[in-house]
Model confidence (mean pLDDT): 87 of 100. Predicted 3D model of an 88-nucleotide RNA (c-di-GMP-I-GGC riboswitch aptamer) from uncultured Desulfosporosinus sp. Taxonomically the source falls in Desulfosporosinus (Bacteria, Bacillati, Eubacteriales, Desulfitobacteriaceae).

RNA sequence: AUUGAAAAAGGCAAAUUCACUGAAAGGUGGAGACGCAAAGCCAUGAGUCUAAAGCAAUUAUGUUGCCAUGAUAGUCAGGCUGCCGUUU
Numbered sequence: 001a002u003u004g005a006a007a008a009a010g011g012c013a014a015a016u017u018c019a020c021u022g023a024a025a026g027g028u029g030g031a032g033a034c035g036c037a038a039a040g041c042c043a044u045g046a047g048u049c050u051a052a053a054g055c056a057a058u059u060a061u062g063u064u065g066c067c068a069u070g071a072u073a074g075u076c077a078g079g080c081u082g083c084c085g086u087u088u
Base pairs, nucleotide, nucleotide: 001087003085004084011036012035016031017030018029019028020027021026034074040080041079042078044077045076046075047072048071049070054066055065056064057063058062
């Protein structure tokens, strides 16, 4: 540098649930394990999710549409770092 997850040492933690938080998507902590060789970190590109504020239409103080500056790293790509082993 590359590649694998058989072994060894380990690690993370989906759904669900409790508490808190947020307009929501979601996030944080506890319980819990579906799975994960980076399911470690980063919002750079794309995708997806939400739509408070804002804008527009409508009409009766609501409804609908648009909208990311919000979120998602366990959607994909990319960047950085990393245990053990194979190969060079």

The model forms 91% of the base pairs in the Rfam consensus.